Small-subunit ribosomal RNA, 3' major domain from Pseudoduganella lutea, 472 nucleotides, folded computationally.
[in-house]
Context: one part of a larger RNA
C1' cells in the first nucleotide's frame, strides 16, 4: 500500500422504522434435492442455483435407456469404375432396412463421336463424426459488488526504498458534481449530457382516421389522433440564508422546476463465479464405436424435503339478469364475420381482409336490480365416475378443453421470511412470443388505485477520512 476490526468521525440505499400486501399452514401447478429405475439426459447450488438453461419433452424435439441395423459413414473435400436424375407398381420387416418389376434419357459444348457441369450407385484410402473429458488451458458472452461514484495517467515535488502528493482540507452535490483553498498543474476512463419514450404547445400532411346530418353519397381536415419538423425547462427571473462562491430554501410564471417520469447505457477491477450442451478453440480420449439410422420406452417415478407461483379460506363475497369504458399487439401454410346447428366445447358456413379499411374481439373489475345470511354453506374447488370436442399418423404410458353427477383440504396460517414510497403497491382483465396442439410461468398493455416514512439509535450493504493489526 491494501485488507479487516462486536474501533472512531461523516454519508447514502425500501437497510431499519411509518405502513400496505404477501410466503411460511391448505390444495393444485412447476423447479430442486433424496429415494427409485434399464433410463430416469446434461448443466445452473448462498446473496447472484431451484416458473434458472427450456420463447413450449406424445413422436420429433433428445443428448438417456433397451432392442433392431450401418461402417469413408447422417455431412465435407479430394482419386477410380459405372449410370442421367426422377417417378411408379409391389414383397419381407416394429421400423431403419432389404429386395422383385417397370417408365424414364434432360442440360453446356460439339456435325457426330465424344467431353463437361449437376445427381446417383459402388471400391480404396487420407479423412468425415463426437452434446465425449478438461471453464483450473482459453477466446467471446454473461452474472455479481452496482448506475456504487469512484479507478488512473504525464510531468513536476517529497521520500534512500516500497510509496506519497494530486484524490486530502472547508463547503456542496444524485454524482472525484460544483466552488474555495492547498506543491501541485493538467489529463483520461467512469458521473451528466448527447439517444429512445412519455407529459404541453405550434407548423407541415389529411386517408383507412376524425366532424356536422337519422343513414348513405358527397363535404371539410376546426376537434380526436397519426407521423415529421420545431418550440418548451436553464436555478433563466425575485426574496432569503450563504464566504462578493458552490449551492440550499421559499416564490412567481408554466402543461411541467430544479435529474419533470420511465428506459438503453455498467469505469478500473472482484468472484481460478458461470458457460467446452450456443459458438470458436488448445490438449487428451473414442474410431465396425464414446460415431451414424430406426423402433419402442424415459426425460412425466414418488414415503420425503426446500424455493417458486396460482386459487382459496368468503358478505368490500358468492350467483343471476341487464349495462358502460381500453390500451398494445397479431394475422396468408393466416385472423376468420354475418348466419345456422349443438346446454358446451366446438361444427357447418362462407363474407372481409397482405389491414388506421377486415377478423382476431365479449374487455374484466364497475354500474343497477334481484337472491343467499355466516354455514365448511348457493364459500372453496381438488379428486373421481361417465359422455364428448380439437389438434396430430398417432393422445395408451404422457395433451388441451366441454358437460353431467361428485364435492377432499382449507375457517386467514408457528419460529421466522419476502416486496414496494406514486399513477407506486394492491386488484382487474387485454395481448405477444414459443407453438400443429398445450401457459397458473415469461414479456409486454391499459382499467380502478391507496397507506405510510417521527427519524438514521439498531440490523444488512455500500461510499470517503481517520486509527490499531502478531494478516497479504
Nucleotide at each position: 500500500u491494501g485488507a479487516c476490526g462486536g474501533g472512531g468521525a461523516c454519508c447514502c440505499g425500501c437497510a431499519c422504522a411509518a405502513g400496505c400486501g404477501g410466503u411460511g399452514g391448505a390444495u393444485g401447478a412447476u423447479g430442486u434435492g433424496g429415494a427409485u429405475u434399464a433410463a430416469u439426459u446434461c448443466g445452473a447450488u448462498g446473496c447472484a442455483a431451484c416458473g434458472c438453461g427450456a420463447a413450449a419433452a406424445a413422436c420429433c424435439u433428445u443428448a438417456c435407456c433397451u432392442a433392431c441395423c450401418c461402417u469413408u459413414g447422417a455431412c465435407a473435400u479430394g482419386g477410380a469404375a459405372g449410370g442421367a436424375a426422377u417417378c411408379c407398381u409391389u414383397g419381407a420387416g416394429a421400423g431403419a432396412u432389404c429386395g422383385a418389376g417397370g417408365a424414364g434419357u434432360g442440360c453446356u459444348c460439339g456435325a457426330a463421336a465424344g467431353a463437361g457441369a449437376g445427381c446417383c450407385u459402388u471400391c480404396a484410402c487420407a479423412c468425415a463424426g463426437g452434446u465425449g473429458c478438461u471453464g483450473c488451458a482459453u477466446g467471446g458472452c454473461u452474472g455479481u459488488c452496482g448506475u456504487c461514484a469512484g479507478c488512473u495517467c504525464g510531468u513536476g515535488u517529497c521520500g534512500u526504498g516500497a510509496g506519497a502528493u494530486g484524490u486530502u482540507g472547508g463547503g456542496u452535490u444524485a454524482a472525484g458534481u460544483c466552488c474555495c483553498g492547498c506543491a501541485a498543474c493538467g489529463a483520461g476512463c467512469g458521473c451528466a449530457a448527447c439517444c429512445c419514450u412519455u407529459g404541453u404547445c405550434a407548423u407541415u400532411a389529411g386517408u383507412u382516421g376524425c366532424u356536422a346530418c337519422g343513414a348513405a353519397a358527397g363535404a371539410g381536415c376546426a376537434c380526436u389522433c397519426u407521423a415529421a419538423u420545431g418550440a418548451g425547462a436553464c436555478u433563466g427571473c425575485c426574496g432569503g440564508u450563504g464566504a462578493c462562491a458552490a449551492a440550499c430554501c421559499g416564490g412567481a410564471g408554466g402543461a411541467a422546476g430544479g435529474u419533470g417520469g420511465g428506459g438503453a447505457u455498467g469505469a478500473c477491477g472482484u468472484c481460478a463465479a458461470g458457460u467446452c450442451c450456443u459458438c470458436a478453440u488448445g490438449g487428451c480420449c473414442c474410431u465396425u464405436a464414446u460415431g451414424g439410422g430406426u423402433a419402442g420406452g424415459g426425460c412425466u417415478u414418488c414415503a420425503c424435503a426446500c424455493g417458486u407461483c396460482a386459487u382459496a379460506c368468503a358478505a368490500u363475497g358468492g350467483u343471476a339478469c341487464a349495462u358502460a369504458c381500453a390500451g398494445a399487439g397479431g394475422g396468408c401454410c393466416g385472423c376468420c364475420a354475418a348466419c345456422c346447428c349443438g346446454c358446451g366445447a366446438g361444427g357447418g358456413g362462407g363474407a372481409g381482409c397482405u389491414a388506421a379499411u377486415c377478423c382476431c374481439a365479449g374487455a374484466a373489475a364497475g354500474u343497477g336490480u334481484a337472491u343467499c345470511g355466516u354455514a365448511g354453506u348457493c364459500c372453496g374447488g381438488a379428486u373421481c365416475g361417465u359422455a364428448g370436442u380439437c389438434u396430430g399418423c398417432a393422445a395408451c404410458u404422457c395433451g388441451a378443453c366441454u358437460a353431467c353427477g361428485u364435492g377432499a383440504a382449507g375457517u386467514u396460517g408457528g419460529a421466522a421470511u419476502c416486496g414496494c414510497u406514486a399513477g407506486u403497491a394492491a386488484u382487474c382483465g387485454c395481448g405477444g412470443a414459443u407453438c400443429a396442439g398445450c401457459a397458473u410461468g415469461u414479456c409486454g398493455c391499459g382499467g380502478u388505485g391507496a397507506a405510510u416514512a417521527c427519524g438514521u439509535u439498531c440490523c444488512c450493504g455500500g461510499g470517503u477520512c481517520u486509527u490499531g493489526u502478531a494478516c497479504a
Its Rfam family is "Bacterial small subunit ribosomal RNA". Gene Ontology terms of the family: ribosome and structural constituent of ribosome. Its mean pLDDT, the model's own confidence on a scale to 100, is 83.